[in-house]
Context: one part of a larger RNA
RNA sequence: UGACGGGGGCCCGCACAAGCGGUGGAGCAUGUUGUUUAAUACGUCACUAACCGUAGAACCUUACCAGGGUUUGACAUGUGAGGCACCGGCAUGAAAGUGUCGUUCGUAGCAAUAGGACCUGCAACACAGGUGUUGCAUGGCUGUCGUCAGCUCGUGUCGUGAGAUGUUGGGUUAAGUCCCGCAACGAGCGCAACCCUCAUCCCAUGUUGCCAGCGCGUGAAGGCGGGAACUCUUGGGAAACUGCCGGGGUAACUCGGAGGAAGGUGAGGAUGACGUCAAGUCAGCAUGGCCCUUACAUCCUGGGCUACAAACAUGCUACAAUGGACGGUAAACAAAGGGAUCCGAGACCGCGAGGUGGAGGCAAUCUCAAAAAUCCGUUCUCAGUUCGGAUCGCAGGCUGCAACUCGCCUGCGUGAAGCCGGAAUCGCUAGUAACCGCAGGUCAGAUAAACUGCGGUGAAUACGUUCCCGGGCCUUGUACA
Numbered sequence: 001u002g003a004c005g006g007g008g009g010c011c012c013g014c015a016c017a018a019g020c021g022g023u024g025g026a027g028c029a030u031g032u033u034g035u036u037u038a039a040u041a042c043g044u045c046a047c048u049a050a051c052c053g054u055a056g057a058a059c060c061u062u063a064c065c066a067g068g069g070u071u072u073g074a075c076a077u078g079u080g081a082g083g084c085a086c087c088g089g090c091a092u093g094a095a096a097g098u099g100u101c102g103u104u105c106g107u108a109g110c111a112a113u114a115g116g117a118c119c120u121g122c123a124a125c126a127c128a129g130g131u132g133u134u135g136c137a138u139g140g141c142u143g144u145c146g147u148c149a150g151c152u153c154g155u156g157u158c159g160u161g162a163g164a165u166g167u168u169g170g171g172u173u174a175a176g177u178c179c180c181g182c183a184a185c186g187a188g189c190g191c192a193a194c195c196c197u198c199a200u201c202c203c204a205u206g207u208u209g210c211c212a213g214c215g216c217g218u219g220a221a222g223g224c225g226g227g228a229a230c231u232c233u234u235g236g237g238a239a240a241c242u243g244c245c246g247g248g249g250u251a252a253c254u255c256g257g258a259g260g261a262a263g264g265u266g267a268g269g270a271u272g273a274c275g276u277c278a279a280g281u282c283a284g285c286a287u288g289g290c291c292c293u294u295a296c297a298u299c300c301u302g303g304g305c306u307a308c309a310a311a312c313a314u315g316c317u318a319c320a321a322u323g324g325a326c327g328g329u330a331a332a333c334a335a336a337g338g339g340a341u342c343c344g345a346g347a348c349c350g351c352g353a354g355g356u357g358g359a360g361g362c363a364a365u366c367u368c369a370a371a372a373a374u375c376c377g378u379u380c381u382c383a384g385u386u387c388g389g390a391u392c393g394c395a396g397g398c399u400g401c402a403a404c405u406c407g408c409c410u411g412c413g414u415g416a417a418g419c420c421g422g423a424a425u426c427g428c429u430a431g432u433a434a435c436c437g438c439a440g441g442u443c444a445g446a447u448a449a450a451c452u453g454c455g456g457u458g459a460a461u462a463c464g465u466u467c468c469c470g471g472g473c474c475u476u477g478u479a480c481a
Stems, first nucleotide, its partner, number of pairs: 001481002003478003007475007015465002019428005026317008034308002042053002064303007073127001077126003080122001081120003087102006105116001107114002129292002132290003138286002140281003143277001145275001150189006156165003169180003195269004200238005206232001210227002214225003241263001244257005319421001323380006331374001337368003342361002347356003387418001392413007434457007
């Protein structure tokens, strides 16, 4: 100087407390461990691994296993030789491949031929190739402490020196934020602001969006003429600064109030200082060293990654009456997205999944599209039930060369556990939690109950900082560095 203390002081944080909802018990989904296996590919392991890499394993992916093949190679560049190129056919084969036949691309030239594109089953080499190893050789990127308020420097001063000072102190703040003081005076990286979205108004804009007033029109409808007010679209601007008033205070600031769409950081996002964990990743990529080179490379078929005594983690669905079922005026009200190998309307067929068909749409025009909780009626009457839906059987539909291992969906039947969950433990402070649905990416299809967004309904509680956890500053002790 740090680090540590079941030392002290001060202060924060859904850290506790106060509340609301869960997890832990059940069934199922997914991941992990373990076991099994020819193989169940690899990585990741407290917080910071375990719906994680994987925004989607039937083949492919695929790295694993078995079997069948290839050896200048699936891919790149170069040299030689050759032309049988491309394309099409036959045999064999599970395919990959192997064997074989046919045809013959431009340019110059009458032609021979030359050289070229492209190709090769030819010949060797140089080389390719490696998801082989080392994240403790690395780059890059990332997690975490932590969006915590810290981390440093120049000059000066003090100290023999390591170092100290500044950065400590008194206040204040979300903040090393600001004020005052001070052997310090300044400065940098962080904080804040500048950026994006949302909330109010003004100006401009007026189609594909809108419809107040005028007219036409309909079963209904901005459907039409028209309009530019309103909503909205997307550009520009205004607005919030403790600016104003009052109390306190030397000041910084703080408490209350007014006006205002918004008030003291308005809400949310992006933004992550010096560093810590030899944290994670050589399998995203790049890359040093080491290793393999008829194999640790590469092609193919099939299998596996989907196994199943058990344990753990994250979720979904429930255990019901604040509910289930049925019906409605074929009942009401969103936002944000996607769409050309695509979205697919009306119509018709089917109980349905779906099928036929194809209007319109490169989309403020058409379409996916039905929002669902909700509301109003009827019924069920506390039961393992008209709760719950696992599991299994049969019959179908869709995608796709192909649904056996191993897809999703529909109808009928079957109807398991489960009556609110031990010790323990998690999230959340407001348009939040909780509940409800919608969309998207990946994607042929899909095991999505995941993830990323979007809106709808919409709470309770916070006395307080003694305690638990994590962190910041000062101080103290130390046989630690």

Small-subunit ribosomal RNA, 3' major domain from an uncultured Chthonomonadaceae bacterium, 481 nucleotides, folded computationally. Rfam family: Bacterial small subunit ribosomal RNA. Its mean pLDDT, the model's own confidence on a scale to 100, is 83. The RNAcentral record of the full RNA draws on SILVA.